[in-house]
This is a predicted structure of a 344-nucleotide RNA (Bacterial RNase P class A) from a soil metagenome. It matches the Rfam family "Bacterial RNase P class A". By type it is a ribozyme.

């Protein structure tokens, strides 16, 4: 670096699910259903975890183009897909096996470059040379001092007009609809509410009227207060349909599946053949507890041995962690054991 395993066996008690049985309880006309009891079978992981990427599946949305937003980034390959994996180039680290990489673009634009230094990217403070022009001095040749242009040097610094930085904006190329199994689908109470229909709201009085009735008063019969009497109340009562809720069922356990052999490929991976069902399935959520023996680690004591150690007896410990729609990855946690290759 790569890979494998992650206690074993037996007994007793208990739990979930499936199948079978049942002369037990309940329901149903019945087929049968629910519960109880009995038997048999089966029952967590390499990470089931974090929920960080990518998918399947489901529902919603969806003319096209553009803007905006998010993501990825050498090159090539693998894959259903990926930000994953493999190979390789380059850079850095390591003596090495090997590890790590936030490795497109700064001649599109903007921004930034600590300290020191005139100046950190619109340059120019100091020293020197040359040229131009001005002022002062000198009889004069000329000398001195500013200014402008230009050339060179010293100094500072990682870098001085040459640049560097995109774990800065940005540009380029490519990709991206949203929500998630509490997705979603089906069956379907009571009460309340909705729609339709039927029977009522009397007689009588007043008002209105489209002459069908409507509003107010009135209070009989019928109705309600479980029934009868008494008393009270006053506009409802009944049937049907449909939606939702409680509840139940499905989704939901066999899949981009696992194992072996052969072939292709450096590898990731792919193809063929054969075999297997080993892949649990809850919905307050099962998969647990105890004991014995063995195994491993550790410790104490006795004996043996020069010693490494051996043997007998006793004590302690054996990790990280637990499914909830399902896969492919990544990351993180983990006592310990084993195998292979390589380096010093």
């Nucleotide at each position: 670096c790569c890979g494998u395993c992650g206690g074993a066996u037996g007994g007793c008690c208990g739990c979930g699910c499936g199948c079978c049985g049942u002369u037990c309880g309940g329901g149903g006309c019945g087929a049968c259903c629910c519960g109880g009891c009995g038997g048999c079978g089966u029952g967590a992981g390499g990470a089931a975890a974090g929920u960080c990427c990518g998918a399947g599946c489901u529902c919603c949305a969806c003319a096209g183009c553009g803007c905006g937003g998010g993501g990825u980034a050498g090159c090539g390959g693998g894959u259903a897909a990926c930000g994953c994996c493999c190979g390789u180039c380059c850079g850095c680290c390591g003596c090495a096996a090997g590890g790590c990489g936030a490795g497109g673009a700064c001649c599109a634009g903007c921004g930034c470059c600590a300290c020191a230094g005139u100046g950190a990217c619109g340059a120019u403070g100091c020293c020197g040379g040359u040229c131009g022009g001005c002022g002062g001095c000198g009889c004069g040749a000329g000398c001195c001092g500013g200014c402008g242009a230009u050339c060179g040097g010293a100094g500072u610094g990682a870098a001085a007009c040459g640049g560097g930085c995109a774990a800065g904006c940005u540009c380029u190329a490519c990709c991206c609809g949203g929500a998630g199994c509490a997705a979603g689908g089906c069956c379907a109470a009571a009460u309340a509410g909705g729609a339709g229909g039927g029977c009522g709201c009397a007689a009588c009085c007043c008002g209105g009227u489209u002459c069908g009735c409507c509003g107010g008063g009135g209070g009989a019969g019928a109705g309600g207060c479980g029934c009868g009497c008494u008393g009270c109340c006053c506009a409802g009562c009944c049937c049907u349909c449909g939606g939702g809720u409680c509840g139940g069922c499905c989704g939901c356990a066999a899949g981009a599946g696992c194992c072996g052999c052969c072939g292709g490929g450096c590898a990731a991976c792919c193809g063929g053949c054969g075999g297997c069902c080993u892949c649990a399935g809850a919905u307050g959520g099962a998969u647990g507890g105890c004991c014995a023996u063995c195994g491993c680690c550790u410790u104490c004591g006795g004996c043996c041995g020069u010693g490494a150690g051996g043997u007998c007896g006793g004590g302690g410990g054996c990790a990280c962690a637990g499914a909830a729609c399902u896969c492919g990855g990544c990351u993180u946690a983990c006592a310990g054991a084993c195998g292979g290759c390589c380096u010093c």

RNAcentral holds the sequence, with entries from MGnify.